[in-house]
Molecule: FMN riboswitch aptamer (RFN element)
RNA sequence: UAAGUUCUUUGGGGCGGGGUGAAAUUCCCCACCGGCAGUGAUUGCUUUUUUUUGCAUAAGUCUGCGACGAAGGGUAUUUGCCCUUCCUGAUUCGGUGCAAAUCCGAAACCGACGGUACAGUCCGGAUGGUAAAAGAAUUUU
Numbered sequence: 001u002a003a004g005u006u007c008u009u010u011g012g013g014g015c016g017g018g019g020u021g022a023a024a025u026u027c028c029c030c031a032c033c034g035g036c037a038g039u040g041a042u043u044g045c046u047u048u049u050u051u052u053u054g055c056a057u058a059a060g061u062c063u064g065c066g067a068c069g070a071a072g073g074g075u076a077u078u079u080g081c082c083c084u085u086c087c088u089g090a091u092u093c094g095g096u097g098c099a100a101a102u103c104c105g106a107a108a109c110c111g112a113c114g115g116u117a118c119a120g121u122c123c124g125g126a127u128g129g130u131a132a133a134a135g136a137a138u139u140u141u
Stems, first nucleotide, its partner, number of pairs: 002140009016030004031121002033111002035065004043056003060109002069086007091107005113124003
């Protein structure tokens, strides 16, 4: 330095105002929010005489993943746990430029299930689970 194993910690945001109504944070008008990894021409700092180097940061709508849901299988006395497969939302235009679905500007669009006056924002499954991040120990190289 790289890989493996074990453990610990962390690991999702948002209804404020008005209208209608018997009743709506659910409808209508305005508002508000954006998990993880990758890519990325941004920005800041650093380093070098220069080319450059390193660190931090940069996409809700691109690529991949996670949560929710469905089916099958394994295991267990049971609650469960594990594996596989399926399902899994949404962007254009203009500008700059060699190069942008990521930069700049503008206008759009999207958001599981159950409950309830129809919910991305309320309540519930969930004091749950997970993508993953950081750290520690240990083994091998």